[in-house]
A computed fold for a 362-nucleotide part of an RNA from an anaerobic digester metagenome, annotated as large-subunit ribosomal RNA, domain IV.
RNAcentral holds the full RNA, with entries from SILVA.
Its mean pLDDT, the model's own confidence on a scale to 100, is 87.
It matches the Rfam family "Bacterial large subunit ribosomal RNA".
Context: one part of a larger RNA
This record gives sequence, structure tokens and C1' cells, in this order.
RNA sequence: CCCCCGUUAAGGAACUCGGCAACUUAGCUCCGUAACUUCGGGAGAAGGAGCGCCCGAACCGGUUAGUCUCCUCGCGGGACGAAGCCGGAGCGGGCCGCAGUGAAAGGGGUCAGGCGACUGCUUACCAAAAGCACAGGACUGUGCGAAGCCUUUAGGGCGACGUAUACAGUCUGACGCCUGCUCGGUGCUGGAAGGUUAAGGCAAGGGGUCAGGAGGGGCAACCCUCCGAAGCUCUGAACCGAAGCCCCAGUUAACGGCGGCCGUAACUAUGACGGUCCUAAGGUAGCGAAGUUCCUUGUCAGGUAAGUUCUGACGCGCAUGAAUGGCGUAACGACUUGACCGGUGUCUCAACGGGGAGUCCG
Repeated sequence: CCCCCGUUAAGGAACUCGGCAACUUAGCUCCGUAACUUCGGGAGAAGGAGCGCCCGAACCGGUUAGUCUCCUCGCGGGACGAAGCCGGAGCGGGCCGCAGUGAAAGGGGUCAGGCGACUGCUUACCAAAAGCACAGGACUGUGCGAAGCCUUUAGGGCGACGUAUACAGUCUGACGCCUGCUCGGUGCUGGAAGGUUAAGGCAAGGGGUCAGGAGGGGCAACCCUCCGAAGCUCUGAACCGAAGCCCCAGUUAACGGCGGCCGUAACUAUGACGGUCCUAAGGUAGCGAAGUUCCUUGUCAGGUAAGUUCUGACGCGCAUGAAUGGCGUAACGACUUGACCGGUGUCUCAACGGGGAGUCCG
């Protein structure tokens, strides 16, 4: 020097990405407790006071010797209840120390945002969260040998010894207020007139083979050329052929999508208003520099002596927006952001002490 621990003048977050770490607080009784709220909560809010030991007189409660009383008479029931002992909350007086929950165990608190309602669950070994789940909401499928799922094509099993107030799939995620427009594309559902259309059916025709026939050559055997029945075989047009697709509808808490340019009011600015182009429809209510804002440390206000963070506003939103839910919301959170009080060796700035490790000597 390093590790663990203890104490510290004055200051008290000046440390730092950030109060990380440490400190503060801490028990019981009493007093007293705000906004907000789903009336449960918030609450141990916050903020205060008391707390040991000895003596004294009463008090309250428990226990019962006894007394009284009742009868169905017993080792019975009921009422009152001394002394002692036990328990309790106060009152009066006194004692000691720096200190009385004398050790130990044992909340720091407050304000305001974000996200998620909540308790839960999770990356066994770097992530515990605003991720997952969740009650609640919605859509879709499924009528029972259910749908869905497991399993070699099969037997079987789960679903379920359940039956649509059920089961399965998907999305959303308590609660409150709500959830706009768009069905052109994609998907799904329904439709069946027309178009297209497979295997297959029917089968015109064509090719091969060949009995045979014809012509030519040769004395003949035979050779060459052409035609070619039946059968066998290769092929095969038209026509008839479903679903699907095209087509016609419906459907968005299905996948998704939700405009541009120009002009306009008696200062200026702005544009309720008008024109025009395009679209399936052009973003409604809300919220908004946001966990979303590039420009950007936007502008204004608050907080600070000073604030790229924070809070409240504003809104031409590069590139918010309604169950890929929108906006609120009490309670909750080892979540996250900002501020404050308290208290602190985090720091100014370090010092000393204890224990260990290490090195050296023996």
C1' cells in the first nucleotide's frame, strides 16, 4: 500500500453520471396527523411528549375463607365477599448517572412527474423491469364421436365423466370517461348467374405393327415400292368434369390506412371562409418538445446565486392518437426522473485507532 471495522475539528453532497456507499431513523404508550380518495385508504403520514429505581396512600380486575339465599336436598345452583397473593392504570413524594426502550433486536422523512392498476412471475450463473401474468373487456371457433390438441396411416388419450353462464384460439389488460372515419388492397365469412379450371369420362382423328392386295424387276427362289382389314399398341381434338381463382356482397376490439396546393378579414399577423387536385377514407375526442420533437439547451413561466435535467404551460405533432387501445386515476413498486428536510468521512482533506492479508527478520 491492500481488505474489513471504529472514531473525528470546522463545513455538510461542495463528491459523483447519480447521495453509489455510509450515516440518520428505529421499541412501547399517549397526543397529533394534510392533499387526495375507488371512503377501504392515504396512516407508523408528517410532527411531538413520556419511559429507570425507591417509598407511600388509596383505586380497578382476578382468586376465596366465610356470610346470605334457592330448591329437584347434592361433593348442587345463585348473590355478596375479608385477609393474602397475582395482574393493571394512574397519583403523591424521593434517588442516581452524561445518558433510564441505559445492552440486543429495531422505519429516515416529504413534495412532484413517468410507467405498470394491484399481490404475484421471469433471463438457475452479469438484466426483476415500464417485460410476463393477472381479475375485467372484446372478437372468433365449437351442438358433442364438439372445436382444438397429442399420437407412425391405427387402436387410443386430453378436452370432460364437462355441454355454449361450457370449452378452445386471438387481442386488450383493475377502475373511471371513452373507443371517431375508412371494406379500395390483404385476410375471413357468405353467394352462386357468368368466365377460367385438374384427375377422370366420352371419344372424332393420327402414328406403329401386320394378314392381304396392287405395281415393278427377275427363268425361278426372291427383291423393291405403294396401299392396307381385324387385333394389339402409342397417342388423342371437341364435349362433359368440382373446389379454387376471377366475380358479387358483408366484415376493422380482422391485417391495416386515416392528403396536397392556392387565395382570403379596414395596421400587421392569422385565416372562421373560398377555389382546385387526389383518395377507400383523409386523424374525431383526447394528449402533445412526450420513454415519441430532428431542428432543440424550441418559447414562456416555476424552482436555483447560477438549471442541456425537472415541473407547469404553448403547439406547424421531423415522425401522437383511440382494445398494436386513447386520456385520467386512489392504493401499490428492491422500477424510473427531478426537488427538499434531516443526518452524514461521499467530499474540502485527510488523520488516528483495531483486526486481517502481504513483505521482511527470527